Source information:
Small-subunit ribosomal RNA from a metagenome, 1505 nucleotides, folded computationally.
[in-house]
RNA sequence: AGAAUUUGAUCUUGGUUCAGAUUGAAUGCUGACGGCGUGGAUGAGGCAUGCAAGUCGUACGAAGUAGUUUCGACUACUUAGUGGCGGAAGGGUUAGUAAUACAUGGAUAAUCUGCCUACGACUCUGGAAUAACGGUUGGAAACGACCGCUAAUACCGGAUGAGGUAUGAGUUAGGCAUCUAGCACAAAUCAAAGCGGGGGAUCGUAAGACCUCGCGGUUGUAGAAGGGUCCAUGGGAUAUCAGCUUGUUGGUGAGGUAAAGGCUCACCAAGGCUAUGACGUCUAGGCGGACUGAGAGGUUGACCGCCAACACUGGGACUGAGACACUGCCCAGACUCCUACGGGAGGCUGCAGUCGAGAAUCAUUCGCAAUGGGCGAAAGCCUGACGAUGCGACGCCGUGUGAACGAAGAAGGCCUUCGGGUUGUAAAGUUCUUUCGCUUGGGAACAAGAGAUAUAUAUGAAUAAUAUAUAAAUUUGAGCGUACCAAGUAAAGAAGCACCGGCUAACUCCGUGCCAGCAGCUGCGGUAAUACGGAGGGUGCAAGCAUUAAUCGGAUUCAUUGGGCGUAAAGGGCGCGUAGGUGGCAAAGUAAGUCAGAUGUGAAAGACCGGGGCUCAACUCCGGAUCCGCAUUUGAAACUACUUAGCUUGAGGUCAGACGGAGAAAACGGAAUUCUACAUGUAGCGGUGAAAUGCGUAGAUAUGUAGAGGAACACCGGUGGCGAAGGCGGUUUUCUAGUUUGAACCUGACACUGAGGCGCGAAAGCAAGGGGAGCAAACAGGAUUAGAUACCCUGGUAGUCCUUGCCGUAAACGAUGCAUACUUGAUGUGAAUAGGCUCAACCCUAUUCGUGUCGAAGCUAACGCGAUAAGUAUGCCGCCUGGGGAGUACGCUCGCAAGGGUGAAACUCAAAAGAAUUGACGGGGACCCGCACAAGCAGUGGGGCAUGUGGUUUAAUUCGAUGCAACGCGAAGAACCUUACCUGGACUUGACAUGCAGAGUACGCUAGCAGAAAUGUUAGUUCCUUCGGGGCUCUGUGCAGGUGCUGCAUGGCUGUCGUCAGCUCGUGCCGUGAGGUGUUGGGUUAAGUCCCGCAACGAGCGCAACCCUUAUCGUUAGUUGCCAGCACAUAAUGGUGGGGACUCUAACGAGACUGCCUGGGUUAACCAGGAGGAAGGUGAGGAUGACGUCAAGUCAGCAUGGCCCUUAUGUCCAGGGCUACACACGUGCUACAAUGGUCGGUACAGAAGGCAGCAAAGCCGUGAGGUGGAGCAAAUCCUAGAAAGCCGAUCUCAGUUCGGAUUGUAGUCUGCAACUCGACUACAUGAAGUUGGAAUUGCUAGUAAUGACGUGUCAGCAAUAACGUCGUGAAUACGUUCUCGGGUCUUGUACACACCGCCCGUCACAUCAUGGAAGUUGGUUUUACCCGAAGUCGCUGACUGGACCCGCAAGGGGCAGAGGUGCCGAAGGUGAGGCCGAUGACUGGGAUGAAGUCGGAACAAGGUA
Repeated sequence: AGAAUUUGAUCUUGGUUCAGAUUGAAUGCUGACGGCGUGGAUGAGGCAUGCAAGUCGUACGAAGUAGUUUCGACUACUUAGUGGCGGAAGGGUUAGUAAUACAUGGAUAAUCUGCCUACGACUCUGGAAUAACGGUUGGAAACGACCGCUAAUACCGGAUGAGGUAUGAGUUAGGCAUCUAGCACAAAUCAAAGCGGGGGAUCGUAAGACCUCGCGGUUGUAGAAGGGUCCAUGGGAUAUCAGCUUGUUGGUGAGGUAAAGGCUCACCAAGGCUAUGACGUCUAGGCGGACUGAGAGGUUGACCGCCAACACUGGGACUGAGACACUGCCCAGACUCCUACGGGAGGCUGCAGUCGAGAAUCAUUCGCAAUGGGCGAAAGCCUGACGAUGCGACGCCGUGUGAACGAAGAAGGCCUUCGGGUUGUAAAGUUCUUUCGCUUGGGAACAAGAGAUAUAUAUGAAUAAUAUAUAAAUUUGAGCGUACCAAGUAAAGAAGCACCGGCUAACUCCGUGCCAGCAGCUGCGGUAAUACGGAGGGUGCAAGCAUUAAUCGGAUUCAUUGGGCGUAAAGGGCGCGUAGGUGGCAAAGUAAGUCAGAUGUGAAAGACCGGGGCUCAACUCCGGAUCCGCAUUUGAAACUACUUAGCUUGAGGUCAGACGGAGAAAACGGAAUUCUACAUGUAGCGGUGAAAUGCGUAGAUAUGUAGAGGAACACCGGUGGCGAAGGCGGUUUUCUAGUUUGAACCUGACACUGAGGCGCGAAAGCAAGGGGAGCAAACAGGAUUAGAUACCCUGGUAGUCCUUGCCGUAAACGAUGCAUACUUGAUGUGAAUAGGCUCAACCCUAUUCGUGUCGAAGCUAACGCGAUAAGUAUGCCGCCUGGGGAGUACGCUCGCAAGGGUGAAACUCAAAAGAAUUGACGGGGACCCGCACAAGCAGUGGGGCAUGUGGUUUAAUUCGAUGCAACGCGAAGAACCUUACCUGGACUUGACAUGCAGAGUACGCUAGCAGAAAUGUUAGUUCCUUCGGGGCUCUGUGCAGGUGCUGCAUGGCUGUCGUCAGCUCGUGCCGUGAGGUGUUGGGUUAAGUCCCGCAACGAGCGCAACCCUUAUCGUUAGUUGCCAGCACAUAAUGGUGGGGACUCUAACGAGACUGCCUGGGUUAACCAGGAGGAAGGUGAGGAUGACGUCAAGUCAGCAUGGCCCUUAUGUCCAGGGCUACACACGUGCUACAAUGGUCGGUACAGAAGGCAGCAAAGCCGUGAGGUGGAGCAAAUCCUAGAAAGCCGAUCUCAGUUCGGAUUGUAGUCUGCAACUCGACUACAUGAAGUUGGAAUUGCUAGUAAUGACGUGUCAGCAAUAACGUCGUGAAUACGUUCUCGGGUCUUGUACACACCGCCCGUCACAUCAUGGAAGUUGGUUUUACCCGAAGUCGCUGACUGGACCCGCAAGGGGCAGAGGUGCCGAAGGUGAGGCCGAUGACUGGGAUGAAGUCGGAACAAGGUA
């Protein structure tokens, strides 16, 4: 620090996901040790049991036990009670609380404070009760009742007053309005308690007084520390909560409190809060801090610390310094327990523990030794605070599971190309070490204190007592025999988890076969899965590892730092304007913001830096610097702000012109459509792609005249004008508003923007009343169509028009908010002004305001924008944050309605989108080519047959090929064989190859027998050798074998587009990039062929040429070919001698190149014509097939990976099948006849083949053929007769003398064998068929058509096929509109599996979430009324009461209380609402699902843009 994912690829936008860190975690697998931390997050659910707050005898009386005793009592200990202090701390939890809380900073001149500290002053004198206790008594218990006794530091009087308090009047100082602080005065009022130790003198019978010390007590001042109250600021969500409030806001007075205050009450006034968010609802303890992050931030508030709140739920007060009180009280409620049924008791959100709920969280442990707290004079007691231990890998940190050497690179595993590789120095083995563990032994620190005794000092009258200091016997440890140390022991006891397609480090085999499964995203799996499962190996981390959940990060994906809004999401439809925000030039003052200094605070812990201590670390201790904040104070005055006084350039006004479809109202005008009347006139009109509906003989359409009525205003008219936008168009008038030019006269910042608000706002629509010509939703009819609720046609109503009122939306668009300033230019046009020229106009120049085009810089993802910015800046407003769900639901609001505004969620997907690129495609365009069409010729499609295919059949009809590019194809030849198929019979190391081990000497041949044969059996016969062995057979074992599967695992080969002209590269240039350029353009060509131009210049594979055949000529050569001339021979023939002239053969050459001429063309390429030439513009034909496409074809030609079979899917044999046959298709042959058939005669080829061969002559046969065997391994011989043609004859238009299928009989040949199932021959038979529907094929010249010949395969043959050869030998092409295919350029695209594409909606089925809904049900809250506990306060108080007063007493007074009563008042009850949830028959749409149904809306002009 980034990465993956939208696409064929690219850039951008944009979401999703991942890598990191973290956690009070949980789950899975695994688990050696230690240290330090940490552990009920859920039900603030219920709780058994034990403990968690007591202590003081130096406050008091009493009782008990023990000891001593002088029997009086004393001492020690214990216990309940009175009394004092403490139970308001410590400990727990986070329910409530959005402010009575918290944080930070202030205020208290509005306040309190027990214990503690310091400084003062006192501590005098009386009194009456009461518990304990004793007696009687009630109750099950809890707990009481009455009578009697007694004490105090308990309670109550009096005195004193340093002083306090309140009042009065005075004074000093200060402040902040009320005031505060101090000083002195007057009169008033207010206190107390004792206990313990010691003691010389004096007094006293004694007790003691008295003195002294200590601990207390009272009062006051001050401090420390802790509270109370108030103020400011800060920190959640929601406006689908917009208004809230009656003690409410304020005042006066009173009450109340420690204290200000509506805190409470009476009266008065009518206020107070709110868009800077009141009120309501939801959520939530706050902070220091924690996690994360570069930071800013975001999230969070466990442990530790501070504060708050709570203590079963709700209410209440008492006591007290402090509480409205966790282990106190009273009441109400729920729950639990006890009960004798009358009544009582309780509160773990203390520590342990239990149940429940939950994914989930520990011991009913030890100790007060330490730290701290309460009480006490102290010893001491209490302390689940705390210190320890235990449990849990929950977290962090540390340690170990051994180290060195060790190659035969062992065995085993796995893989393998079978060679080996890997596990792997790993193991074994040798040597060494012993941390930790285990055993044994030793053994700290945490301890400070307490303290007999002694000394000194202080106090004191004192040597006593007390206090302090020093020395010090003795003594205190839960953890713990722990940490630590040493010895012994043996490598001995100690490694797992996840992952291995990419992101992301790490690869192979086997199994599985879209199954099982995986998955964070992308995506894997359909027979070769590095993605599933296992294994081997590897990678990562490691006593842990992985998963899940959650937070931050990455995410600049809410953007202050640090984003955007033309087209990706996003500018409000437009204006006016309120609040708010922002604001020109220059000056003075102030000091709010701002800047600087100082002071206070910002707790500790944490974090950072530097050190120290545990062996290190985690952990912990010390120090430092921070804590960026708040407050106070002192300064500065540039900027902002405020105040004052100015300026003119922003803005506004004035004067003089100009401009316009700007608005409102009224009047007027002509053309056209329609209608009406009349006239002329006759059969059609109208409409369409074509028609029909419709109109018309009752007279239409057409034409003419006249009239009626409504609406709209041709031409001018223009990227021209005006307006804020919507919008505005005949002419004239009136009224209103605006813009602009010039002048530079006035005001003097008056400005810009603008949340809410107000107004305007196309069309359609709504309401009322008019109007209605044309047009025209709905509707009707006619067409089209598979259908046609459409497109087309004929009609036609609302509406369109006017008046008034609503609606308030549009692709209301420049998809571009408003305002201001700045930033090279060019060129149109509208409105003005000035100058120049001119007589004037036109014209030219300059300036301003509009409106356009093109473009520089710059910007932009690109397209593009570019002074009218999408550039550079500023101010203000609006809006956006993945796609869908959805502009939907609910709520509110506006509207008569239709609907508008505001505006979610659940759920679902991994994309959706923008711009541009390359292709492909288009019922887009342009150009070009091709037997593509057209023009022709001959066919196919109809018949018969041949052949192939499908289908069917079959035991099998083997397999493959399937649009063009399968179908006379593989197959250049299925009777057996072939043969792969079927039936049956046999074999199992095998029909075939090879290795090893063992055995043998066979095997084979001949003959017989069985059998369909394979084979079996019987008899006979029987190897070689250089002696090493070889051959052969048998047995066993490795293995053979497979036309079994996969052509979608492959090689090779082939088809096809297509012999189409294309396909690319290097360098350069352009572009962010995919890519482009080159290769496009203008010409030209068969051609990307060539020329010219050009940011391209070159090059490669293709084209062409080079190769072969053929057409002409030459040279060379002359046998087997040839024969002109010469000669011989023959009936005749190159037959012979001879010859090379010719033909020919076969080798080498020549020739053709737009070379020449004319014209055209750009002085080009090239084209047209011509000459010459055998041939002329690639002469003709062949071979030759670019990059690639079709997962095209072939595993059955061959090869080959993988899989499968192994007494069978292998091998051998016989027979059968591949030849079947209701049918359909393809390719052919033969015909339908006279351009013909038949018969007779007769002429002319080329190429090819031949020894297991071609075979002549001759003879036989009607013939197939037989016999025969000359010649020939071939220019020699043979196949071999060419046929159409030509010359005659005949047939005479018929199912024929056409046609030959079919069938019968008889034969021939091949072959072991012609039944299934061969070919041929002869005779006989003589079917369909009379030129072929829709449709469709080939061919442009030696071509089509037509005729015959040859060859391969082959014993023979299915051949009419295939491959070749020659003979005869045409017609037509105007041309490129159309069909098909192809090429180039361009255009659109939502396609890229590429139009056989993509894709929309209804319906049907299933699942999911959600809205509505008669209702049902729950929570919360408001309000009215009823009832009214406890309790405070008020009133009363005839009853009760010890202290004080009067009184001798009785009694009275005063005071207090019980009781009664009033206000308030929790829970409860009744009624009516608000809000929120759950559920609900039925219902609405939405989303998602396998290949369902119906259509075909969108994407190309998507076929109606």
About this RNA:
The prediction has a mean pLDDT of 84. The sequence is in RNAcentral, with records from SILVA.